About this RNA:
A computed fold for an 81-nucleotide RNA from a Patescibacteria group bacterium, annotated as transfer RNA. Model confidence (mean pLDDT): 81 of 100. It matches the Rfam family "tRNA". The family's RNA type in Rfam is transfer RNA. It was read from a public genome assembly. The organism belongs to Bacteria candidate phyla, within Bacteria.
Order: sequence, then structure tokens, then C1' cells
RNA sequence: ACCCAAGUGGCGGAACUGGCAGACGCGCCGGACCUAAACUCCGGUCCUUAAUGGGUGCGGGUUCGAAUCCCGCCUUGGGUA
Repeated sequence: ACCCAAGUGGCGGAACUGGCAGACGCGCCGGACCUAAACUCCGGUCCUUAAUGGGUGCGGGUUCGAAUCCCGCCUUGGGUA
């Protein structure tokens, strides 16, 4: 330099081949239980916003509608020379 793959809450990881983003688990917060704690159980939990708005690595495009398709770039991993 070129080719391939990946990038989504604090973390792992879904979103059913364009149609409610964040399921589920971990973690965290509150509570029950216990003399106290652990385990277990119950409830809550993406961030932000005045909002019903906005945010899927960044910037554009296509579309009524984009995490998903197209273009460029960035980062990480793999490959070729």
C1' cells in the first nucleotide's frame, strides 16, 4: 500500500436480512431474608434533553423510514506483498 472482518448503555451481547434501538446476562442502586454478611428472592437501571426531541465509531448520501443499504474517513483484528 491493497484485501477481508468488526465498531450498539459501565461490560459481554441481541435487534428476526430497512419498520417500537438497547432484548438477555453481568455489574450497579433500593428492598426482603440474616445477629451481621454471603447466597437467594423482589423492584429499578442506556445517556442526554424543556420535549413526545436527539444520540448505534465520525462525516455525508439513498429512502416515507437506516444500527441495517451506498460513499469517504478513523480505530481494532486478520491476510497478501